Model confidence (mean pLDDT): 80 of 100.
The RNA shown here (transfer RNA) has 72 nucleotides and comes from a bacterium.
[in-house]
């Protein structure tokens, strides 16, 4: 330099045109307990960025950024 794959809560991930963006784990609070742990309940937290297509985009297209792999 060229080609391919990936980017969603703090972490690991689901959803692949019609969402309330779901779960696990972690965090905070509560119940229980003499205390802790465990258990149960509640709360907050995410679509890399910018354009485009579409009535509607996490999903499709383009560019950029970041990560990984292959060839030279």
């Nucleotide at each position: 330099g060229c080609c391919c794959c990936c980017g969603u809560a703090g972490u690991c991930u689901a959803a692949u045109g019609g969402a309330u963006a779901g779960a696990a784990u972690g965090a905070g609070g509560g119940u229980u307990u003499c205390c802790u742990a465990a258990a149960c309940c509640c709360u907050a937290g995410a679509u890399a960025u910018a354009g485009g297509u579409u009535c509607g985009a996490u999903u499709c297209c383009u560019a950029u950024c970041g990560g990984g792999g292959g060839c030279a």
Notes:
Rfam family: tRNA. Rfam classes the family as a transfer RNA. Gene Ontology term of the family: triplet codon-amino acid adaptor activity.